Annotation
Predicted 3D model of a 92-nucleotide RNA (Glycine riboswitch aptamer) from Catenuloplanes japonicus. Its Rfam family is "Glycine riboswitch aptamer". About the family: This family represents the bacterial glycine riboswitch. Its mean pLDDT, the model's own confidence on a scale to 100, is 75. It was read from a public genome assembly, where an Rfam model found it.
RNA sequence: GGUAGCCGUACGGGAGAGACCCGAUCUUCUCCGGGCGCCGAAGGGGCAAAUCCUCCCCGGAACCUCUCAGGCAAAAGGACCGUGCGGGCAGG
Numbered sequence: 001g002g003u004a005g006c007c008g009u010a011c012g013g014g015a016g017a018g019a020c021c022c023g024a025u026c027u028u029c030u031c032c033g034g035g036c037g038c039c040g041a042a043g044g045g046g047c048a049a050a051u052c053c054u055c056c057c058c059g060g061a062a063c064c065u066c067u068c069a070g071g072c073a074a075a076a077g078g079a080c081c082g083u084g085c086g087g088g089c090a091g092g
Stems, first nucleotide, its partner, number of pairs: 006087008018036001020035004037072003043068001044066003051059001
């Protein structure tokens, strides 16, 4: 001096599963209570191998798994991806 990884931010893209049933309300829609059935890509929980000279213990990821939370018309949200901006900074 300054690129990548990394962090933040703006915009764009972004899946899955009943706009189910009953009651109440009610012009309609929405909202409320109860019930059953489902989804997983906010968040949260769980675990293997590699890892060591050998053994034991600890650690050990996820879009894998569990569905607590959340979601199952639209809206909102949404892991992740792309681009811009800002921060920061190996190697060369």